[in-house]
This is a predicted structure of a 1382-nucleotide RNA (small-subunit ribosomal RNA) from an uncultured bacterium.

């Protein structure tokens, strides 16, 4: 000092949250010790029991207990004992009197009030004890209490006779002095009066007591103290409490009262208090202080100290200096107790203590030894005040659980990448040192000055002062100290995702649980629960609950309103605030110095005492206040005068849709009457209800009636705002300029109040053409209580009256000044020219109003900027998270509608504003693509084939599902494959490696079960150089899974997409997300290039470099070529040669908008330009930016992680992946004459081959077979087909079309049943060009034609990659539909 939470992400604005402190705490766990403090906040709830206020015999009568004397009798006398008697003595129950029981001690219910604070007054008062002064202290009296005695009650306790004291009580005596009245005189004051004096007349004292010293009693004044009344300020909330009050305000007279006052009470007057909050309501005992907090606030009001106010509730006097009296009195009410039922007792908010209540707060202790009170002359006695001890981690502060040394860095836990290492950790163990503190033993205070007792000095001669001696300690044998033993006796809680310091494993698996906010948990949880390590504090840690603080989040210090919450609709104005110049006067605000006062503890500092500290002492600041006083005199107030620049008024000149109110005009809409005409009108996307032959609509004249003014008209004008638009009259008001005149601050603002005040609503009463809530009907819709039509009633319209709301908006109160500019429009005044008769242009003049841009400033930005949302000042309203609500109660206003004011439980962790980036829109605007168009072919119908989905099964193994999955993984399931599924085996198969045993076999033949793996049997049986070698067997060690998770990964892959985009340095703007650059005019197939330009570069992408193809050249010339030349054949490059040609395969050349015209700044563009083989990327491939679908694979591979281990491994056998009411994709034949059959005849290309490819000859209708040349291939092997000719079908379910369906074959394989291909012959289905509706192609393309080739023993190949043959159409163009770029 700041954090985290709103957003893909920014900046703000706003809450909610935490992190620090505290506490009279309480609960969880946990616990060595010791000082020093605290300890019923709740029920001022009810109490049992004990104790807390008595004391004086030196005030009295006395004598009931206890001591002692004395007398007398008894016990045979001294001694002792005991009974009676004696108040003599010490004392003293009870009583009477005196003094305190008004202190101390408790509590905080009541009280919003002179009750508390703090100042003042008392010229309006008392004051017991104390002090001090002066006097005095005199003569009588009569009673009662108690004893006795009787009586009454259960008891408290009463009665009644007799009879007695006193410092009780009564009466008289004195009165300097007081009081009260009258009365002189001086002095002073703050009105009333005071002070202090002179003279009269009337009133009121008194108490003894004893040790003879003295203690007491009275007056009266005066001092201390206390104490009571009055007055300033200053003391919570609520207006959803606006009016209160009859003793009320004041007066006179009288009563009371220590005092003063309506304090009471007769009479008079009608006042008083209140928006500066009366009156009611609601919470509250108030301060010194105490916690936060820089501070100024905020909260609080225990311990401690002042003060008040109670004492079971209410109320009420008595007594006394003092009380309306915690442990008095009396009455009333409750409760609780006693009772013989008649009637009595009591009051813990005093210490302890006990029930309740409650999260919760102690001991029925100890002594008066010390401070202090009460009595007393003292002794002393009483003191639950106070001093101490217990309990209790409640808090603060201290202390200690050890210190050093010691690596095999020990065991054991825990982690790992795992036999390796980390870590726990110098930790332990051991070794040595110490002894606080616990434990034992001994000692042993301070608190005692002082009091008492004795003695002894002194004087002032005493209850006196010093001094000695002895005495008095509850705490307590307490603190302290010293001995002795020995690490012995002593560590725990919380947290470990961010905030916030601290991290893994494992369990669990949105379950069970955490959470102060954001939030964790759905199988790899650093968030849950455990352990392991760690971090924070530490006898004591945590939670919970309350205050401050962060919160500038109510803002005086120090917030704000255009859009976040917030400007009232608007003006007008009362109270209030605030307010032009000059000069004086005052000092009231203000400011300076100087006295009181601010108790005392506390806080702060300084110094000291307990071992330190806390904790105490002392001293000092401080105490920010209140008063009084004495000076200052800018400023501000008051008051005096005076000014003209704010305001106002008059004159002149203009302006305007500004208001009332009355005439009035045209267009148009409807209506009616009457004519002309005839079948439709009207409406909509489209149509219908509607209207029309009883003549509409449409036109023509004429009438009637309301409303509402085109054009002119504009960022025009007017008005406070709402609002105002045809002309004209009348009457009202404002505005602005100009010049002079007058008035003299007369102003600004404005709580409450008042006046206006759209629309649409009320009410009465007219008026009603249109238009049109509600209604009615017709469409649309999936429905249509809507939008559209057709109608149509209230209303809109005038008069009065009511309403008081609107996004009543510039979401921007007013009012004043000042602060850079540009620019227009309205009204005015000048000036200039032109006309001169009204006028018109222009303007570097001025002045008011309305706009646009834009500086500095402001502002989150967005914007605003002289009409501020800059600077400044004065005034009003309003705002404090979102919802819940502008609702509810209440209250006011309204006929109602309602309108004004205006909560709160509860819920939420957010709602909001500006701004930035993508994505989306049945948003716009440029641009592209076989995207539409403009063609050609097809597919969706028929039979078949393949895939999927469904379903069916023991199993139909798995995997892919818009576009981006379905002839896809799979380029080839009969076994096998294979991963499925029945059944039957096996427990380490395979391959390698390495030790070590041990053995000559294993394999081979036969044979028996068996479905086969397999199992038994039976024959047979190494080499050697003797060292070993091979083999196979065995044991140990290191398997295996196509089993889950593609949402835990790698890696390949698909789309978007060959789309033209995607970015990044420095710089620059922007508070930032960010923008620029990459965009703007162009122009491309392109982010392709120009051009401009706060940007300059730069990279992945695009091209373009590569690979085939088209044209030429060079080199080379077999297996390919063959023009010349030569040779040979019935023909053939067959042969000799040849290197020209094609060709093959290396190398190079060519294309580059290069040339040329036109267009353009340029880039580029246009042409049947020109050259060329080829023109404007020449044609086709490879090549896929950054990323997006948690796309697609764990079953190609690899790979965490989990999960199986005689089984989810593996082998065999056999099924099954080929199943079959059905849907669906992708194909292949075809419906036929551009064709079909038949017979003849030409031409590629690429590729393929030795378990192959096969010429050729023979067989066979053929598939195919049996011979057998030739080829590891530019040598050899394969009839290319559409096509061409010829010929025949003649539109038909065929001479088309091939499914099906039996027969007999061939071929491959151990085996062709499930479940293979093809031959032959026969069989001849559906189908005659396909509904919605939908694919694919821009040229060597589409169409059409056949060949090759991978998998492969064989094949379901129509598939999939290739190759080449024949070879078209079309394209206006981008309005649509699909995707895409800016």
């Nucleotide at each position: 000092a700041g954090a985290g939470u709103u957003u893909g992400a920014u900046c703000c604005u706003g809450g909610c949250u935490c992190a620090g402190g505290a506490u009279g705490a309480a609960c969880g766990c946990u616990a060595g010790c010791g000082g020093c403090a605290g300890g019923c906040c709740u029920a001022a709830c009810a109490c049992a029991u004990g104790c807390a206020a008595g004391u004086c015999g030196a005030a009295c009568g006395g004598u009931a207990a206890c001591g002692g004397g004395g007398a007398u009798c008894u016990g045979u006398u001294u001694a002792c004992a005991g009974a009676u008697c004696u108040g003599c003595c010490g004392a003293c129950g009870a009583g009477u009197g005196g003094c305190g029981g008004a202190u101390g001690g408790g509590u905080g219910a009541g009280u919003a009030u002179c009750g508390c604070g703090u100042a003042u007054g008392u010229a309006a008062u008392c004051u017991u004890c104390a002090u001090u002064a002066u006097g005095c202290u005199a003569a009588g009296g009569g009673a009662u209490a108690g004893c006795c005695a009787g009586g009454g009650g259960a008891g408290a306790c009463c009665c009644u006779g007799a009879u007695u004291a006193a410092u009780a009580c009564c009466u008289u005596a004195u009165a300097g002095u007081u009081u009260g009245c009258u009365u002189u005189a001086u002095c002073g004051g703050c009105a009333u009066c005071g002070a202090u004096u002179u003279a009269g007349c009337a009133a009121u004292a008194a108490a003894g007591a004893u040790u003879u010293a003295u203690c007491g009693g009275c007056a009266u004044a005066a001092u201390a103290u206390g104490a009571g009344c009055a007055u300033g300020c200053g003391u919570c909330u609520u207006a959803u409490u606006a009016g209160u009050u009859u003793g009320u305000a004041g007066g006179u007279g009288g009563g009371g009262u220590a005092a003063c006052g309506g304090c009471c009470u007769a009479c008079c007057u009608a006042g008083a208090c209140u928006a500066c909050g009366a009156u009611a309501a609601g919470u509250a005992g108030g301060g010194g202080c105490c916690c936060u907090g820089a501070g100024a606030g905020g909260g609080g009001g225990a311990u401690c100290c002042c003060c008040c106010a109670c004492a079971c509730u209410g109320g009420u006097a008595c007594u006394g200096a003092g009380a309306c009296a915690c442990g008095g009195a009396c009455c009333a009410g409750a409760c609780u107790c006693c009772u013989a039922c008649g009637g009595g007792a009591g009051g813990c908010a005093g210490c302890a203590g006990u029930g309740a209540g409650g999260a919760a707060u102690a001991u029925u202790g100890g002594u008066c030894a010390a401070u202090g009170g009460a009595c007393g002359a003292a002794a002393g006695u009483c003191u639950g005040a106070a001093c101490c001890a217990g309990c209790c981690a409640u808090g603060c502060c201290g202390c200690g659980u050890g210190c050093a040394g010691g690596a095999u860095g020990a065991c054991u836990g825990c982690c790992u990448u795992a036999u390796g290492g980390g870590u726990u950790g110098u930790a332990a163990a051991c070794u040595g040192c110490u002894c606080u503190u616990a434990a034992u033993c001994a000692g042993g205070a301070a608190g005692a000055a002082a009091u008492g007792u004795g003695c002894c000095c002194a004087c002032g001669a005493g209850u006196u002062g010093g001094g000695u001696a002895c005495u008095u300690g509850a705490c307590g044998g307490u603190a302290c100290u010293g001995u002795u033993u020995g690490a012995a006796u002593a560590a725990g809680g919380a947290u470990c995702g961010g905030c916030u310091a601290a991290c893994u494993c494992c369990g669990u698996g949105c379950c069970a649980g955490c959470a102060g906010c954001c939030g964790c948990g759905g199988u790899a949880a650093u968030a849950c629960g455990g352990a392991g390590g760690a971090u924070c504090c530490a006898a004591g840690c945590g939670u919970u609950a309350u205050c401050c603080g962060g919160a500038a989040u109510c803002a005086u210090u120090g917030g704000g309103u255009u859009u976040a919450a917030a400007g009232g609709g608007u003006c007008c104005g009362u109270a209030g605030g605030c307010g032009g110049a000059u000069a004086g006067a005052u000092u009231a605000g203000u400011c300076a110095g100087c006295g009181g006062u601010g108790a005392a503890a506390g806080u702060u500092u300084g110094u000291g005492g307990c071992u330190u500290a806390a904790c105490c002492a002392u001293a000092a600041a401080a105490u920010u206040g209140c008063c009084g006083u004495u000076g200052a005199u800018a400023c501000u107030g008051u008051c005096u005068a005076u000014c003209u620049u704010g305001a106002a008024u008059a004159a002149g000149u203009g302006u305007g849709a500004a208001g009332u109110g009355g005439u009035u005009a045209g267009a148009a809409u409807g209506a009616g009457u009457a004519g002309u005409g005839u079948a439709g009108c009207g409406g909509u996307g489209a149509a219908a209800u509607g209207c029309a032959u009883a003549g509409a609509u449409a036109u023509u004249a004429c009438u009637c009636g309301g409303a509402a003014u085109a054009c002119c008209a504009a960022u025009u004008g007017c008005g406070a705002a709402g609002g105002c638009a045809g002309a004209u009259c009348a009457c009202u008001a404002a505005c602005a300029c100009u010049u002079u005149a007058u008035u003299g601050a007369c102003g600004c603002u404005g709580a409450g109040g008042g006046a206006c005040g759209a629309a649409a609503g009320c009410g009465u009463g007219g008026g009603g053409a249109g238009c049109a809530a509600a209604c009615a009907g017709g469409a649309u819709u999936a429905g249509g209580u809507a939008c559209c039509c057709u109608g149509g009633u209230a209303g809109u319209c005038c008069a009065c009256g009511c309403c008081g709301u609107a996004a009543a908006c510039g979401a921007u109160g007013g009012a004043u000044a000042c602060u850079a500019g540009u620019u227009g429009c309205u009204c005015g005044a000048g000036c200039u020219a032109c006309a001169u008769u009204g006028g018109u242009a222009g303007u570097u003049u001025u002045g008011a109003g309305u706009g646009a841009c834009u500086a500095a400033g402001c502002g989150a930005a967005a914007g605003u900027g002289a009409u501020a949302a800059g600077u400044a000042u004065c005034c009003c309203a309003c705002c404090u998270g979102g919802g819940g609500a502008g609702u509810a109660c209440g209250u006011u206003c309204g006929c109602a509608a309602g309108a004004a004011u205006g909560a709160a439980a509860c819920u939420c962790a957010a709602a909001g504003g500006a701004a930035u980036u993508g994505a989306c829109g049945g948003g716009g605007g440029c641009c592209c693509g076989c995207a539409c168009a403009a063609g050609c072919g097809g597919u969706g119908g028929a039979g078949c084939a393949u895939g999927u989905g469904g379903u069916u099964u023991a199993a139909u193994u798995c995997g892919a599902u818009g576009a981006u999955a379905c002839g896809c993984g799979a380029g080839g399931a009969a076994c096998c494959u294979u991963a499925c599924c029945a059944g039957g085996g096996c427990u380490u198969a395979a391959a390698u490696g390495u030790a070590g045993u041990g053995u000559g076999a294993c394999a081979g033949g036969g044979g028996u079960g068996g479905a086969a793996a397999c199992a038994c049997c039976c024959c047979c049986u190494u080499c050697u150089u003797c060292g070993g070698a091979c083999a196979g067997a065995u044991u140990a060690c290191a398997a295996g899974g196509u089993g889950c998770u593609g949402c835990a990964u790698g890696g390949u892959u698909g789309u978007c997409g060959u789309c033209a985009g995607c970015u990044c340095g420095u710089g620059c703007c922007g508070u930032g997300a960010g923008g620029u650059g990459u965009c703007a005019g162009g122009u491309u197939a392109a982010g392709u290039c120009c051009u401009a330009u706060a940007a300059c570069g730069a990279g992945c992408g695009c091209a373009a470099c590569c690979c085939c193809u088209g044209u030429c050249g060079u080199u080379a010339g077999u297996u390919g070529c063959c023009a010349g030349c030569g040779a040979g054949u019935c023909a053939u490059g067959u042969c000799g040669g040849g290197a020209a040609c094609u060709c093959u395969a290396a190398c190079g050349a060519g294309a580059c908008u290069g040339c040329c015209a036109g267009u353009g700044c340029a880039a580029a563009c246009u042409g049947u330009g020109a050259g060329g083989a080829a023109g404007g990327u020449g044609g086709g491939g490879a090549u896929g930016a950054c990323g997006u679908c948690a796309a697609a694979u764990c079953a190609u591979c690899a790979c965490g992680g989990c999960c199986c281990u005689u089984a989810c491994g593996u082998c065999c056998u056999g099924g099954g992946c080929u199943a079959c009411a059905c849907a669906c994709g992708u194909g292949c034949u075809a419906c036929a004459a551009u064709g079909g059959u038949a017979g003849g005849g030409a031409c590629a290309g690429a590729g393929a081959g030795c378990a192959g490819c096969c010429a050729c000859u023979g067989g066979g209708u053929g598939a195919c077979c049996a011979g057998g040349a030739g080829c590891g291939a530019a040598u050899c092997u394969a009839u290319a087909a559409a096509c061409c000719c010829u010929a025949u079908c003649u539109c038909a379910g065929u001479u088309c079309g091939g499914a099906u369906c039996g027969a007999a074959g061939u071929c491959u394989g151990c085996a062709a049943c499930u479940c293979g291909a093809c031959u032959u012959a026969g069989u001849g289905a559906a189908g005659c060009u396909g509904g919605a509706a939908u694919c694919g192609c821009u040229a060597g393309u589409a169409a059409u034609c056949g060949c090759a080739g991978a998998u492969c023993a064989g094949c379901c190949a129509u598939g999939c990659u290739g190759c080449g043959g024949u070879g078209a159409a079309u394209a206006c163009g981008u309005u649509c539909c699909c995707g895409g770029g800016c």

The coordinates come from a structure-prediction model, not an experiment, and the mean pLDDT is 82.